Molecule: c-di-GMP-I-GGC riboswitch aptamer
Organism: Gordoniibacillus kamchatkensis
RNA sequence: AGCGAUAAUGGCAAACUUGCCGAAAGGCAAGGACGCAAAGCCGAGGGUCUACGGCUCGUAUGAGUUAUGAUAGCCUGGUUACCGAAC
Numbered sequence: 001a002g003c004g005a006u007a008a009u010g011g012c013a014a015a016c017u018u019g020c021c022g023a024a025a026g027g028c029a030a031g032g033a034c035g036c037a038a039a040g041c042c043g044a045g046g047g048u049c050u051a052c053g054g055c056u057c058g059u060a061u062g063a064g065u066u067a068u069g070a071u072a073g074c075c076u077g078g079u080u081a082c083c084g085a086a087c
Stems, first nucleotide, its partner, number of pairs: 002087001003084002011036002016031006034073001040079003044076003047071003053066005
C1' cells in the first nucleotide's frame, strides 16, 4: 500500500410515521433500524425514476415522447478517511 476479521473505537441509517418543500420523482428535519468497511463526498459515464415546461396525436377527457429534474443505499469511475487479524 492492497485487503477486510466471530477484533476494537465508533459512524451512517432502509422501510415506515409525523412535519415542511416540490407538479412529480424525490429532498430536508424528528422519530425509527433493513442493512452498510466507505450506505463519506462528487451527477463524470451508464442504468433507473419523474414530466412542471416543450413537441406530436386527438373534438375532448387524455395519450405518446422529451431532462435542463431526481437517484451516490443501482453499477462503473473520481476523491477523502478510522482500525490493523490473516494474506